[in-house]
RNA sequence: GCAGUCCUAGUCUAGUGGUUAUGACGUUCGCUUUACACGCGAAAGGUCACGAGUUCGAUCCUCGUGGACUGUA
Numbered sequence: 001g002c003a004g005u006c007c008u009a010g011u012c013u014a015g016u017g018g019u020u021a022u023g024a025c026g027u028u029c030g031c032u033u034u035a036c037a038c039g040c041g042a043a044a045g046g047u048c049a050c051g052a053g054u055u056c057g058a059u060c061c062u063c064g065u066g067g068a069c070u071g072u073a
Base pairs, nucleotide, nucleotide: 001072002071003070004069005068006067007066010025011024012023018056027043028042029041030040031039049065050064051063052062053061
């Protein structure tokens, strides 16, 4: 340089055009305990990498940019 895969909460991740984006771990609060842990309940936390396009409507489709990884000369 070329080809391919991927980018969603602090971390990992589901979702593949439709009105409120899913779960786990973690964090905070409450219950429980003499206390801690475990367990149970609740809450907070997301410009769906960035920009543009298509569409009545985009996390999802198209193009470009950036980043990560893999292959190849």
Model confidence (mean pLDDT): 83 of 100. The RNA shown here (transfer RNA) has 73 nucleotides and comes from Klebsormidium nitens. It matches the Rfam family "tRNA". About the family: Transfer RNA (tRNA) molecules are approximately 80 nucleotides in length. It is annotated as a transfer RNA. The sequence is in RNAcentral, with records from GtRNAdb.